Predicted 3D model of a 350-nucleotide part of an RNA (small-subunit ribosomal RNA, central domain) from an uncultured Clostridia bacterium. It matches the Rfam family "Bacterial small subunit ribosomal RNA". Rfam links the family to the GO terms ribosome and structural constituent of ribosome.
Context: one part of a larger RNA
């Protein structure tokens, strides 16, 4: 290996980006590496396997054939793969011409809200539960008006909308900025596709260093509830939650579904364009391309469901699974301040 599977039973590497391998469009010529055919030598004998022989027969054993499917040499073949030369333009890029987005980074600016603060009105409550209480309040609370100051998030619009490779991104403005679409169809002439390793980005939580601190809250104090209540409920309240710089590298990081390409009935919405009919005038009709998102044909599934955005028919490449527990644990080895990460058994049990 002939011959498995990975949405939900064990399994898609969290996401890119690119080394190295692997595979790769279309034509002509040219090689003949792989491939195909033949020829020579080789491939020890015994054995095995077939056809005879000799011991009365077997066993044995003798003789001759096959087989040894391998390897060198050589000789011819070019359809495919491969190298080599020259085009091609559909694949990919690049260009012009357009619109669309919470895409990214830094500086600014704005309005509700909540919280303190300071004057004024004002009085005996307030707050808070299921229902109290702890709390606040005559040293004037809560309400309410008017001014201050500080943090954080940015109602509506807003949407099974949108933009990003994932993580994620939603108040205006400005500057720098990346990437898709769609239209032409000018240039370039496979420059492609995947991608071990690498290297880069990766929510909260966490950690280091300095700032900040309004809400909100781990811990932690107190009231309740209860047998008990290291809780769920109420009052407080510090780490933290914001920022800048440097670490951590983890998720139910999920669509639990890799990435790319081709092909395979429609319906119905919706968010970018593009052309086109009507038309005074497309917001409404048609086509058409990218995206989203119901439903559904063939198919495909243990089944639920999937269905052109496949879990369908098929290519390439990568990752990964092989019974449950022990265990993502011991051990080693790399990272890392630390927490702890990647990588990862075995005994022994069922």
């Nucleotide at each position: 290996c002939u011959g498995g599977g990975c949405g939900u039973a064990a399994a898609g590497g969290g996401a890119g980006u690119g080394u190295a391998g692997g595979c790769g469009g279309u034509u002509u010529c040219u090689u003949a590496a792989g491939u195909u055919a033949g020829a020579u030598g080789u491939g020890a004998a015994a054995g095995c396997c077939c056809g005879g022989g000799g011991c009365u027969u077997a066993a044995c054993u003798c003789c001759g054939g096959a087989a040894u499917u391998g390897c060198a040499u050589u000789u011819a073949a070019u359809a495919c793969u491969g190298g080599g030369a020259a085009g091609c333009u559909u694949g990919a890029g690049u260009g012009c011409a357009g619109g669309a987005g919470a895409g990214g980074u830094a500086a600014g600016u704005g309005g509700a809200a909540u919280u303190c603060c300071u004057a004024g009105u004002g009085u005996a409550g307030c707050g808070g539960u299921g229902a109290a209480a702890u709390g606040c309040g005559u040293a004037g609370a809560u309400a309410u008006u008017a001014g201050g100051a500080g943090g954080a998030a940015c109602a509506u619009c807003a949407g099974u909308g949108g933009c990003g490779a994932a993580g994620g991104c939603g108040a205006c403005u400005u500057a720098c900025u990346g990437g898709a679409c769609u239209g032409u169809a000018a240039c370039u002439g496979a420059c492609g596709c995947u991608g071990a390793g690498g290297c880069u980005c990766g929510a909260a939580a966490g950690c280091g260093u300095g700032g900040g601190g309004a809400g909100c809250a781990a811990a932690c104090a107190g009231g309740a509830u209860u047998a008990g209540a290291u809780a769920c409920c109420c009052u407080g309240g510090u780490a933290g939650u914001c920022c800048a710089c440097g670490c951590c590298c983890u998720a139910a990081a999920c669509g639990a579904u890799g990435a790319u390409u081709a092909c395979u009935a429609g319906a119905u919405g919706u968010g970018g364009g593009u052309g086109g009919u009507a038309u005074c005038g497309a917001c409404u009709c048609c086509a058409u391309c990218c995206g989203u998102a119901u439903c559904g044909u063939a198919g495909c599934u243990a089944a639920c469901g999937c269905g052109a955005u496949a879990a369908g028919u098929a290519a390439u490449c990568c990752g990964c699974c092989u019974g449950g527990g022990g265990a993502g644990u011991a051990c080693g080895a790399c990272c890392g301040c630390a927490a702890g990460g990647u990588u990862g058994a075995a005994a022994c049990u069922u």